[in-house]
Small-subunit ribosomal RNA, 3' major domain from Slackia sp. ZJ119, 471 nucleotides, folded computationally.

Context: one part of a larger RNA
RNA sequence: UGACGGGGGCCCGCACAAGCAGCGGAGCAUGUGGCUUAAUUCGAAGCAACGCGAAGAACCUUACCAGGGCUCGACACCAGCCUGAGCCCGCGGAAACGCGGGGGCCUGACGGAGGGCUGGCAGGUGGUGCAUGGCUGUCGUCAGCUCGUGUCGUGAGAUGUUGGGUUAAGUCCCGCAACGAGCGCAACCCCUGUCGCGUGUUGCCAGCAUUGAGUUGGGGACUCGCGCGAGACUGCCGGCGUCAAGCCGGAGGAAGGUGGGGACGACGUCAAGUCAUCAUGCCCUUCAUGCCCUGGGCUGCACACGUGCUACAAUGGCCGGCACAGCGGGCUGCGACCGCGCGAGCGGAAGCGAACCCCCCAAAGCCGGCCCCAGUUCGGAUCGGAGGCUGCAACCCGCCUCCGUGAAGCCGGAGUUGCUAGUAAUCGCGGAUCAGCACGCCGCGGUGAAUGCGUUCCCGGGCCUUGUACA
Repeated sequence: UGACGGGGGCCCGCACAAGCAGCGGAGCAUGUGGCUUAAUUCGAAGCAACGCGAAGAACCUUACCAGGGCUCGACACCAGCCUGAGCCCGCGGAAACGCGGGGGCCUGACGGAGGGCUGGCAGGUGGUGCAUGGCUGUCGUCAGCUCGUGUCGUGAGAUGUUGGGUUAAGUCCCGCAACGAGCGCAACCCCUGUCGCGUGUUGCCAGCAUUGAGUUGGGGACUCGCGCGAGACUGCCGGCGUCAAGCCGGAGGAAGGUGGGGACGACGUCAAGUCAUCAUGCCCUUCAUGCCCUGGGCUGCACACGUGCUACAAUGGCCGGCACAGCGGGCUGCGACCGCGCGAGCGGAAGCGAACCCCCCAAAGCCGGCCCCAGUUCGGAUCGGAGGCUGCAACCCGCCUCCGUGAAGCCGGAGUUGCUAGUAAUCGCGGAUCAGCACGCCGCGGUGAAUGCGUUCCCGGGCCUUGUACA
């Protein structure tokens, strides 16, 4: 000087408390451990691994296993020699590929593309994240971390950065052997909340005409889209405060005291993570630890844990009728509408590269009806049967529909998680990946709470101080 203390003081954070909904019990989905296996490829490991790398494992992917094959190699560059590449057909084969046959490149005639042989070399998801770059997690959006000069100290170092106030903040004010400065904080950026101006098509419709319908004429008022601007600054008033910074209340205002949300992550810590995104030193391997193919595996199941979904019902289940979104996506695509099918879907087919057409009926909700507390008209696992779709192919191992079957489950031990407002809870919708496959993920809107006395305690953190046999 730090780190640490079941030392002290001050102060924060859904940290506790207050409150709401959960998890832990059930069934299923998914990840992991373990076990099994020819293989169940590899990585991730308290917080900060475990719906994580996976924003798509039937083949492919694929790195694993078995078998069948290839070696100048699936791929790059260079050199020498020789050259009919590639295509079609037949045979063999599971395919990769092999054998046979057929027709068959360009040229400026040097050569080029491609192929064969040979040499140099390629290749490696083989090892080392304790050799590395890059990128990332985490403490932590925490308020800190430092420097120059000066001063003090023999020195390590201190001072500044401590102190009194204040703030979300090393934010600002005052004081002070310090005076300044940098990286952080804040602001500048994006979305959202109000208004004005400009602009009105594919958007909108108040008044006029018109229609089944903003449908058409028309209109630019309104909604909305896009662009530009205004607005919030403790600016104004009162009180408190040290005459300060600021705090409390009020006015006006769509909005206050950082309006709400996002992007943004200081010096550093964890020899944190990643050699399997990529790059890369060294080591290892080169008829194999490289490469191609078929099939299998990554989906195995006596168990254990994490994360989720669906429930155990009446604030509910089922049936009928009626209503209201937003974000997005669409041409090997979205597909209206018509016909067929109980349905998944199928056959036709308009429009739309989209404020135009389509995905697109939002669902919870409201109205009416049935159920009458029952393992039930709750719950839907499991299994049988019949189908649909994608795809070369759904046996291992996809999703969906219909009929039948109807399991556990009557609110969950110790313990434990999230959340302070348009939040939690609840309801549906879209998208990425993607042929197909979503209870995951990323977004979107609808309905919309309860509670917060307070900081003693648990957890994490900041500042000052104290002790120390630790560095």
Its mean pLDDT, the model's own confidence on a scale to 100, is 89.